[in-house]
């Protein structure tokens, strides 16, 4: 250095209000996975997660679980600097799976002691 294996790696609800009841509503608050990029990105281009489906496996069938592949999948503008920024600076915005709940959830509980992208993260083995 290359190959294989194992391990690791996601943040955030606090105060006040209303109410029989809300960390779910209202006012304020807080958070931002991975790769890319002419210069640093929740909002650009992609990936992953969640969700849906064909097929396959386990099962006599169903339900269910697992696997491959495919599909779906949120949100930004203005000004400034500059050779270059939708990434920096200033200002003002916006977005956030599914199920649950005494009342509607990005922040609570749950599937999840799970899965997964990627990693000039760690360790082991081989050449």
């Nucleotide at each position: 250095a290359c190959g294989c294996g194992c391990u690791c790696c996601g943040g955030g609800g606090u105060c006040g209000g209303u109410g029989u009841a809300a960390u779910u509503c209202c006012g304020a608050a807080c958070c931002g996975g991975c790769g890319g990029u002419g210069a640093u990105a929740g909002u650009c281009c992609g990936c992953g997660a969640c969700c849906c489906g064909u097929c396959c496996g386990c099962a006599g069938c169903c339900a269910g679980c697992g696997g491959c592949c495919g599909g779906u999948u949120g949100a930004c503008c203005u000004g400034g600097u500059g050779g270059a920024a939708c990434u920096c600076c200033a200002g003002g915005a916006c977005c956030g799976a599914c199920g649950g709940u005494g009342a509607a959830a990005g922040u609570c509980c749950g599937g999840a002691u799970g899965g997964u992208a990627g990693g000039c993260a760690g360790c082991g083995c081989g050449u």